Predicted 3D model of a 1479-nucleotide RNA (small-subunit ribosomal RNA) from an uncultured bacterium.
[in-house]
RNA sequence: GAGUUUGAUCCUGGCUCAGAACGAACGCUGGCGGCAGGCUUAACACAUGCAAGUCGAACGCCCCGCAAGGGGAGUGGCAGACGGGUGAGUAACGCGUGGGAACAUACCCUUUCCUGCGGAAUAGCUCCGGGAAACUGGAAUUAAUACCGCAUACGCCCUACGGGGGAAAGAUUUAUCGGGGAAGGAUUGGCCCGCGUUGGAUUAGCUAGUUGGUGGGGUAAAGGCCUACCAAGGCGACGAUCCAUAGCUGGUCUGAGAGGAUGAUCAGCCACAUUGGGACUGAGACACGGCCCAAACUCCUACGGGAGGCAGCAGUGGGGAAUAUUGGACAAUGGGCGCAAGCCUGAUCCAGCCAUGCCGCGUGAGUGAUGAAGGCCUUAGGGUUGUAAAGCUCUUUCACCGGAGAAGAUAAUGACGGUAUCCGGAGAAGAAGCCCCGGCUAACUUCGUGCCAGCAGCCGCGGUAAUACGAAGGGGGCUAGCGUUGUUCGGAAUUACUGGGCGUAAAGAGUUCGUAGGCGGUUUGUCGCGUCGUUUGUGAAAACUCACAGCUCAACUGUGAGCUUGCAGGCGAUACGGGCAGACUUGAGUACUGCAGGGGAGACUGGAAUUCCUGGUGUAGCGGUGAAAUGCGCAGAUAUCAGGAGGAACACCGGUGGCGAAGGCGGGUCUCUGGGCAGUAACUGACGCUGAGGAACGAAAGCGUGGGUAGCGAACAGGAUUAGAUACCCUGGUAGUCCACGCCGUAAACGGUGGGCGCUAGAUGUGGGUUCCUUCCACGGAAUCUGUGCCGUAGCUAACGCAUUAAGCGCCCCGCCUGGGGAGUACGGCCGCAAGGCUAAAACUCAAGGAAUUGACGGGGGCCCGCACAAGCGGCGGAGCAUGUGGAUUAAUUCGAUGCAACGCGAAGAACCUUACCUGGGUUUGUCACAUACCGGAAAGCAGUAGAGAUACGACCUCCCUUGUGGUCGGUAUUCAGGUGGUGCAUGGCUGUCGUCAGCUUGUGUCGUGAGAUGUCGGGAUAAGUCCCGCAACGAGCUCAACCCUUGUCUUCUGUAUCCAGCACGUAAAGAUGGGGACUCGUAAGAGACUCCCGGGGUCAACUCGGAGGAAGGUGGGGUCGACGUCAAGUCCUCAUUCCCAUUAUGUCCAGGGCUUCACACAUUAUGCAAUGGCCAGUACAGACGGUUGCGAGACCGUGAGUCGGAGUGACUGCCCUAAAGCUGGUCUCAGUUCGGAUCGGGGUUUGCAACUCGACCCCGUGAAUUCGGAGUCGCUCGUAAUUUCAGAUCAGCAUCUUUGCGGUGAAUACGUUCCCGGGCAUUAUACACACCUUCCGUCACGUCAUGAAAGUCGGUAACAACCGAAGCACGGUGGCCUAACCCCUUGUGGGAGGGACCCGUCGAAGGGGGGAUCGGCGAUUGGGACGAAGUCGUAACAAGGUAGCCUUUCCGGAAGGAGCGGCUGGAUCACCUCCUUU
Repeated sequence: GAGUUUGAUCCUGGCUCAGAACGAACGCUGGCGGCAGGCUUAACACAUGCAAGUCGAACGCCCCGCAAGGGGAGUGGCAGACGGGUGAGUAACGCGUGGGAACAUACCCUUUCCUGCGGAAUAGCUCCGGGAAACUGGAAUUAAUACCGCAUACGCCCUACGGGGGAAAGAUUUAUCGGGGAAGGAUUGGCCCGCGUUGGAUUAGCUAGUUGGUGGGGUAAAGGCCUACCAAGGCGACGAUCCAUAGCUGGUCUGAGAGGAUGAUCAGCCACAUUGGGACUGAGACACGGCCCAAACUCCUACGGGAGGCAGCAGUGGGGAAUAUUGGACAAUGGGCGCAAGCCUGAUCCAGCCAUGCCGCGUGAGUGAUGAAGGCCUUAGGGUUGUAAAGCUCUUUCACCGGAGAAGAUAAUGACGGUAUCCGGAGAAGAAGCCCCGGCUAACUUCGUGCCAGCAGCCGCGGUAAUACGAAGGGGGCUAGCGUUGUUCGGAAUUACUGGGCGUAAAGAGUUCGUAGGCGGUUUGUCGCGUCGUUUGUGAAAACUCACAGCUCAACUGUGAGCUUGCAGGCGAUACGGGCAGACUUGAGUACUGCAGGGGAGACUGGAAUUCCUGGUGUAGCGGUGAAAUGCGCAGAUAUCAGGAGGAACACCGGUGGCGAAGGCGGGUCUCUGGGCAGUAACUGACGCUGAGGAACGAAAGCGUGGGUAGCGAACAGGAUUAGAUACCCUGGUAGUCCACGCCGUAAACGGUGGGCGCUAGAUGUGGGUUCCUUCCACGGAAUCUGUGCCGUAGCUAACGCAUUAAGCGCCCCGCCUGGGGAGUACGGCCGCAAGGCUAAAACUCAAGGAAUUGACGGGGGCCCGCACAAGCGGCGGAGCAUGUGGAUUAAUUCGAUGCAACGCGAAGAACCUUACCUGGGUUUGUCACAUACCGGAAAGCAGUAGAGAUACGACCUCCCUUGUGGUCGGUAUUCAGGUGGUGCAUGGCUGUCGUCAGCUUGUGUCGUGAGAUGUCGGGAUAAGUCCCGCAACGAGCUCAACCCUUGUCUUCUGUAUCCAGCACGUAAAGAUGGGGACUCGUAAGAGACUCCCGGGGUCAACUCGGAGGAAGGUGGGGUCGACGUCAAGUCCUCAUUCCCAUUAUGUCCAGGGCUUCACACAUUAUGCAAUGGCCAGUACAGACGGUUGCGAGACCGUGAGUCGGAGUGACUGCCCUAAAGCUGGUCUCAGUUCGGAUCGGGGUUUGCAACUCGACCCCGUGAAUUCGGAGUCGCUCGUAAUUUCAGAUCAGCAUCUUUGCGGUGAAUACGUUCCCGGGCAUUAUACACACCUUCCGUCACGUCAUGAAAGUCGGUAACAACCGAAGCACGGUGGCCUAACCCCUUGUGGGAGGGACCCGUCGAAGGGGGGAUCGGCGAUUGGGACGAAGUCGUAACAAGGUAGCCUUUCCGGAAGGAGCGGCUGGAUCACCUCCUUU
């Protein structure tokens, strides 16, 4: 820097990615070289070989040799304490750094002195033994630079200051190498101190040699290092002790740095050498390749005993994801011994293995377009792979072959090595892969698959068109490597020193006091601790940075400089901080004078009200609720009057008013008492602020003991409500609420805002003081101090908001936070009588949160509209019938449509056809289209036969002309055709719906960090976002309205098959005729209506009300017209169409059947139930439409349906066509009827190939239900409802109004917007955004995972108290034993001193058992937790979430939860009070 919380936004906050690195590992791949690196795990066990020897110039002996010389085992000397390995232990003076004093130092250097004389042994060898072996005993003999003594000695040591003590080594032969004492140096080592050096306080106290002293001992050396005695100290919140982890450092990785992580290779230090203990030798060890003991393990054994220690180099097994050769050489460098030659050296130098890393090189270069072939894609044209290849012309690095051949070596000596390097040769020849391509993140297409297989770092892909899976083509990245995994730092300012926060996101302790600590006013002097300057020492080398240089470059290496930010010493400065000494008054406190107050404690006291008791009056109810009931009441309630009892709380005043640190405090009086404010400026003189631990106070509930108990009231009981109701409501009611004393110690203990000090515009209320002005007083005004509110500038803030009472600008101190859940939980500890409180994790799991925005929604509120309600009229729901649907049935009852917005819908009309369904029978390039090739002829038509038919057979018939290039037809073959098969959730088109609702957007500007807002809002009006006025907006677009059609009036034109006033003519009658063009009407073009005019209202507005005129008046009526969008709405069966599916069938043909079924349910009509009527008779008046396969007149026949027949008519001419209700007259008289017509029987007509399933109509007969319809529900506001016929569409036929139209007759009602439904606008809440059909909580059931408890059980660790007590130094001890040199006495086969071994004691490792501590594993069972597409029960929360929610606490309940007490607003709505702003 990016991705990820959201519909979108800003913020907070986590998770993830891009970078670098590695002792790495794994997967795929692999040409060469250089330089590096290579058991991170089992400090697990080790076969075999090698890794430390050397010296004959210390010594004797033995062997070989003529000799020279060489060799061997011993004695002796030096070395073996170095080099090499490892990191177990260690939190420590272990390491780092800087200092210090009380020390040692072989070999080396310098100086000086000395090196004289004696003695006694012993290994080896030989002999005799023991033993399997390892090894070992005895005897005799022998040498030395081995051992001992004497002498001598200094500048050595001791000392009581008199003195005392102490050395040496020779070898070889002429020059060396040695030896001893002393002093000094160098080097190396030991010891001490300051500072630095991991995590845990859920480890807070630890310590008896402990801290100090004295005497003694011990050491190379200071010291409790050890011991005896004395004292009682020492360490610790600046973290002792304990637990866990860990070698430390130079450095390494990362990072801008500060930091963080790390401690491989190289270098310094430390520690260790199978585990534990111990000493010996030595200059040096408590000793990796030495010794002793114990333990475990392994090996040998003759069973009696012995041997061993790869964390040296190789190597083996094992462990593990994983780490190499049982190589060469001492040539170089270095080490040991030696005079030296030299010997030894798995140190080292080299080689081998490994892409483990870093660096370098190569796998070819140039040219080459018809842009070859092949692959892939394609819109079928082409594109791409791609100058890539091929082809042509060149080159030869590396590798290969042949030859020459180093430096490393100063004389000799070269493992590496015939290596590096050089020369020659051949030939493009031998040499490219891995990962990725949805975003982050560079790179895209096709096929396969179909929530499968799979991918995935995060977000997330995959459910039939996947740039995300797999493959291919193409592309991108890196390159002998590329990816993955793991780890570290970075990004992460995500622990914030540099460099974060805490009103609401995580986060201010409930409050105060106060200890340690931190911080601290003005001024003077002094010190120089901090601080600053300069200088000195040190800060190893390597590393790092810069410069230069050497390998052909680079990596690598070398030289020089820098760096090493630190520590210590010296000198200097003294502003600031600090120490010490002094002064001051402004901080702080005191004093005095006043003031206000529900501040606290105790005692006393008052009235109102509730309840109870007694008495009176009085009678049937009271009470309670949404409505009721439980309850009380004739045994007298409620009501009312009087009297009494008792407890609790204090109306009005009362107030964003007062007091208090907070919790909190309210009738009155008295006593005691704390704090605050103002004024004065007398006193003290920095006495201050904060405050880890600590202490005190601390609502309500709760607990203990004892009282008290009127009202209220958890639990409980009953009544209701409800599906249930462990609730809300009601009636009762116990703890409790009250008092005293003692506990508890928590709250939304909130201003969600720690305390203190200073600074930074104002305006306006209110409480308490003081001063001034004014004033008779009261009031009023001004200033100031101190409280308490509201508004607001700058500033701050993510925004909301805060704003002198800061959340602004600064300083000081404390507390707290670091993603959500798990969890304020478990375990441990402390407190509590208990409830519980305080402190406080982890595993695991997920992507939380704040503020604001736009919507949607609310059983939130406001305004407005609509046949939405209301007011009316008529229906539906009841009956039978019709039609559609569901369901059932069926071989099939084809399919679709399903709340409004499916259900007389697609279907504007299923007997066959339609037809898609079923049964059966046929057919397979097909009914049809296109193309190619071949063959054949006509094909078609049509008697006839078989068949249910499709179809099959077939007499007859036979085109044109150039005679095969044709047209046409049939057959065969191949592309194909065809599908009412699937997906309307792949689509186009069309349609429904909200809704003819008034809305939906945009440009520019402005505001806001932004999503967004403004405009589109406010006031008024409108059918309308329609218009006017106002306004940070000004304009514009789609819708609205208008323009279009129709209808209503008039004018003009025209005048037929229309019309007929006037003039003729004419009939029984008739525009029938001449004619006319007035009228009706038709055709076409115009006019007309615009709130224009008047008046009222209104903002001199929009508009509205009334009126005039007018055929029509406020959109005149009706139609067409449907904004942005919503519903994955409907339709793949109108059509079109992607993809999929079937292809002798899901295609196609035919016959018959079905779509017409029928216990039932729903929807929609028509008809009725009758008298506003039925029936009969007479009689009147339309409009619109249709018609040549048609409409079909008059006349005739039939009771009728209809028949016969055909005039007229392609239509203002003729036909359909008698309109019906109506009107007139008659009859019926309230009945299941002269209502009603279902059903059924019989007979007919007509259409049609055909009316059986299954048409319509007519006649005769039959004559069912139904007497106006429950809950509920639908339509309609004027030419409307209601009522009444008519016509068209479809159609061979078939319509009860199926549908589309037409006219006739022709009402009632609307107070109004409270309510129901739908919609619009602005507002409010929201945990919703798939948007309330939302979201979401808890129990229960199932599965998985991690975890707590648990009887116990298994194991580890460190201590404790005793026991046992190896080796062993030192110490202590007694007796016996052994004893060369040396010393003493002495002269013996002597004794003593001394020495040695044994023994005893102290100390002492391992060990056994013991009781505890602590940590871990397992654990029947059990507790909660987390997670898991579709389980159960409810619905607690989010809207007033339907009882506002939440917090502490108590009780109760399957569960969410409910109730009580107290608290909070992080509660909606309405009203009131106060304050504020604007005018």
Rfam family: Bacterial small subunit ribosomal RNA. Its mean pLDDT, the model's own confidence on a scale to 100, is 82. The RNAcentral record of the sequence draws on ENA.